[in-house]
Context: one part of a larger RNA
Molecule: large-subunit ribosomal RNA, domain VI
Organism: Lunatibacter salilacus
RNA sequence: CGUGAGAAGUCUGCGGGGGGCUGUCCUUAGUACGAGAGGACCGGGAUGGACCGACCGCUGGUGUACCGGUUGUGGUGCCAACUGCACCGCCGGGUAGCUAAGUCGGGAAGAGAUAAGCGCUGAAAGCAUCUAAGUGCGAAACUCGCCCCAAGAUGAGACUUCUGAAUAAGGGCCGUCAGAGACGAUGACGUCGAUAGGCUGCAGGUGUAAAGCCAGCGAUGGCAUAGCCGAGCAGUACUAAUAGCCCGGAAACUUGGGCACAGG
Numbered sequence: 001c002g003u004g005a006g007a008a009g010u011c012u013g014c015g016g017g018g019g020g021c022u023g024u025c026c027u028u029a030g031u032a033c034g035a036g037a038g039g040a041c042c043g044g045g046a047u048g049g050a051c052c053g054a055c056c057g058c059u060g061g062u063g064u065a066c067c068g069g070u071u072g073u074g075g076u077g078c079c080a081a082c083u084g085c086a087c088c089g090c091c092g093g094g095u096a097g098c099u100a101a102g103u104c105g106g107g108a109a110g111a112g113a114u115a116a117g118c119g120c121u122g123a124a125a126g127c128a129u130c131u132a133a134g135u136g137c138g139a140a141a142c143u144c145g146c147c148c149c150a151a152g153a154u155g156a157g158a159c160u161u162c163u164g165a166a167u168a169a170g171g172g173c174c175g176u177c178a179g180a181g182a183c184g185a186u187g188a189c190g191u192c193g194a195u196a197g198g199c200u201g202c203a204g205g206u207g208u209a210a211a212g213c214c215a216g217c218g219a220u221g222g223c224a225u226a227g228c229c230g231a232g233c234a235g236u237a238c239u240a241a242u243a244g245c246c247c248g249g250a251a252a253c254u255u256g257g258g259c260a261c262a263g264g
Base pairs, nucleotide, nucleotide: 001152005163006162007161008160009159010158011157015149016148017147018146021049022048023047024046025045026044027043033038051106052105053104054103055102059100060099061098062097066093067092068091069090070089071086072085073084074083075082076081110144111143112142117137118136119135120134170247171246172245173244174190175189176188177187178186195240196239197238198236199235200234201233202232204229205228206227212223213222214221215220
């Protein structure tokens, strides 16, 4: 920009893409077959590999704005307590998120039409012949079926609802944001409010703070599941989402009617 007014939702599926892999074991059955050795088709079940998708409850990883331990050195006058730097100084753990080595799922079944091939009926050609007429089976291939995209499918589809002479319906700007994200976009919210921050509680992580008191000559231990705490889950308007601005115009075609003008 188009989709013959403008919107908000929900669909259809022309068409396109993805997927389609395979081992072993048990059973049928030591059966059929075979002198024996050996050893099935068909069918049923189980369990793997690789690959693909999704997810984070479990097992782990990461987690440089979380907690703790600790070395050297500097600083806060000193002690104590904190803190800077040293690869996050080093070390031990670790929430959310992201993750694989973790977990779950997938390949199929089924249908249609077929290939080679196997047939039925059957002439030409009194026989024979799957083929000439007719007709049945038959493959990981083909068309569906499963998953994804999809009406610019200009062949521009369908359904539901909304709007009406200055705008409306609706959308955008702006602000608070995240299950979204390079920016746009998408999604949530904007006081008729839990959108983010704060605060409170809880979960969760660290692992028992400082000060004081008690015990011990002291190191240290105890009073104490303490103190601290990012992203998690709730609650709560304390803070910030205030106020407002812009876009959006009756269009094409058809039918009927009215008025005006020009020509006849």